[in-house]
RNA sequence: GAGGCGGGUCGGACGGUCGCCCCUUGCGGGGAGGAAAGUCCGAGCACCCAGGGCGAGGCACUCGUUAAGAGCGAGGCUGCGGGCUGGUGACGGCCCGUGGACGGACAGUAUCACAGAAACCAUACCGCCGCGUCUUCGGAUGCGGUAAGGGUGAAAAAGUGCGGUAAGAGCGCACUAUCCCGGGUGGCGACAUCCGUGAUGGAAAAACCCUGCCCGGUGCAAGACCAAUAUGAGAACCGGACUGGCCCGGUCCACUUAAGUUCUCGGGUAGGUCGCUUGAGACGUGCGGGCAACCGCAUGCCCAGAUAAAUGACCGUCACCCGGCUUGCCGGGGACAGAACUCGGCUUACAGACCCGCCUCCAAU
RNA sequence: GUGAGUGUAGUUCAAUUGGUUAGAGCUCUGGAUUGUGGUUCCAGCCGUUGGGGGUUCGAGUCCCCUCACUCACCCCA
Repeated sequence: GAGGCGGGUCGGACGGUCGCCCCUUGCGGGGAGGAAAGUCCGAGCACCCAGGGCGAGGCACUCGUUAAGAGCGAGGCUGCGGGCUGGUGACGGCCCGUGGACGGACAGUAUCACAGAAACCAUACCGCCGCGUCUUCGGAUGCGGUAAGGGUGAAAAAGUGCGGUAAGAGCGCACUAUCCCGGGUGGCGACAUCCGUGAUGGAAAAACCCUGCCCGGUGCAAGACCAAUAUGAGAACCGGACUGGCCCGGUCCACUUAAGUUCUCGGGUAGGUCGCUUGAGACGUGCGGGCAACCGCAUGCCCAGAUAAAUGACCGUCACCCGGCUUGCCGGGGACAGAACUCGGCUUACAGACCCGCCUCCAAU
Repeated sequence: GUGAGUGUAGUUCAAUUGGUUAGAGCUCUGGAUUGUGGUUCCAGCCGUUGGGGGUUCGAGUCCCCUCACUCACCCCA
C1' cells in the first nucleotide's frame, strides 16, 4: 500500500427565496429516524376490577445490573476448529478462535423408520472354540460355549494395556472416562480441587411430562366530555351483568315477561375538545464510583404533536462518489426508509464516509 | 393503529404420533380412436412445501427470525 473479517461512530454542511404544521399571536421559536419498520420481549398509563381454585401461558447455569425483561455485563461449565505438549494406549494438560433455547432422562408414558442377528428386561449372520456323527479327508452337519474380530446402523450393553482361557468375556489386576454417596479445602455462587467407598449402554424434554419461579383481562379505535343522526326486524339462550377458557363464592339489577346476552339482517354517523407529549429525560457537559453492564452528584437545556395526516421545492457556495478530457473545468449521482399514547431493549433493512483491532499478500528498511 | 389468522405442482385440495422417492382432481404435452374437432382411453410433464436459520439420525410437520396476503374494530345496542 491492497484485500478480507469483526467492532464502534456518523447517516452531507452553510446561506437565501417560496410554501406547509405547531406554540403564551410574534418582524419570535420549534419541526422525522438509527432504524420512526417488524410488533418479538419488558414497562408506564387508562378502563373493567372484593376473592379462591383448576386449566392455559411464560421463564430456566451463576452472580450482578435495571422500573422491568426472553435485554445487557462479568464469570462457570461445555461443543466445534486450530496449534503446542505428556502418555505404549484409552486419554490428559495449556493457549488461541468461535458457538451454546445451558434445570431434570435411576418419577412415569410414548418414540427410535430403513438396514441389521439384535434398537431395549436384547441378540448371534459371518467368525472363534469344545464335543458328537458322516466323509470322496477338501469338508459337511447336530448340540453347546463365546461376544475378542468382521458386517449393519445416527446410535450396538464403558475404554486401554497386561494377565487369564478350549475360545472368550470386568473373569482378575492396573490405569482412563463418566456417575451416585460421604467428607475436607477454595469461591457470594455456578463450580473447581483433593480423599474415601461404590457403580458402569444410549438418543430424545424446540414429544408428553416432572421440579422451581412468574402471571387477572383489554389496549389511546384504552378512556372522559360536548354536539348530531338512527333509536328497527328475526332467531337462539334461560335469570342477567360485573366475569375473563372453566368452576365455586360474592355484589348489583330483574321478579314471570320483560330486560339482558349472542348471532343474522337493517339503519345512522364518520364532527369537535381532552387524553397528547416534561419524561424511569439513554439529553448536553463536567466530576466521582465500578473490570464491565451501569450508577451517583453538579450545572445547563425544553427538543414534532399532525388526524388522512405538516416536516417540502428551488437557487448559490463547499465537501464526498462516478465518468470525460483541454488538469481545473464539464456532466451525472445521494442508501434503507418515513413519527401517530410514551419509554427501555431485541430483530430485520441500509449507498457511502471515518476510527479501532485481527488476518493474508506485495514492497522497503 | 391494535388484535387475530393463512401460505404445499399453473389451479383446487391431501399428507396419521416427525420416517424412506410429498400424492390426487382439473389444466398442460404426446399418442390412440375419428374424414376433422370434442368426448373417451393410454402415457408423460409439473414442487428449493413463501424465504432463512436451529433442534433431531431424519422436518411439509417442532422452535426462532423474516416476507407476502386475508379478516375484525364506531353508534342505534
This is a predicted complex of two RNAs, RNase P RNA and transfer RNA, with 442 nucleotides together. Rfam match: Bacterial RNase P class A. Rfam links the family to the GO terms dimeric ribonuclease P complex, tRNA processing and ribonuclease P activity. The family's RNA type in Rfam is ribozyme. Model confidence (mean pLDDT): 77 of 100.